[in-house]
Molecule: c-di-GMP-I-GGC riboswitch aptamer
Organism: soil metagenome
C1' cells in the first nucleotide's frame, strides 16, 4: 500500500430473549456492508437522562494502539 489472490474474520437493518429511566448494551437468529466494521471515549459530531466533574455512539469523522495475507 490493498489484488477478480489465499485462508478466514466481523455482522447494518430487522426479529426473539434478557439488562437499562433512556440513548443503548448482551445473547441467539439474520446479513446491508466492512481491509482493520479488532481495541481505546483523547478531540469533534450526533444521541440519552436522574441534567452532572453524568452517560451512549468506535458500523459518524479525526486520532492512538494492535493484527492476517503479500499481488501490483
Nucleotide at each position: 500500500c490493498g489484488a477478480c489472490a489465499a485462508g478466514g474474520g466481523c455482522a447494518c437493518a430487522c426479529c426473539c430473549g434478557c439488562c437499562g429511566c433512556g440513548a443503548g448494551g448482551c445473547g441467539g437468529g439474520g446479513c446491508c456492508g466492512c481491509a482493520a466494521a479488532g481495541c481505546c471515549a483523547c478531540g469533534g459530531g450526533g444521541c440519552u437522562c436522574u441534567a452532572g466533574c453524568a452517560g451512549c455512539u468506535a458500523g459518524c469523522c479525526g486520532g492512538g494502539c494492535u493484527g492476517c495475507c503479500g499481488a501490483a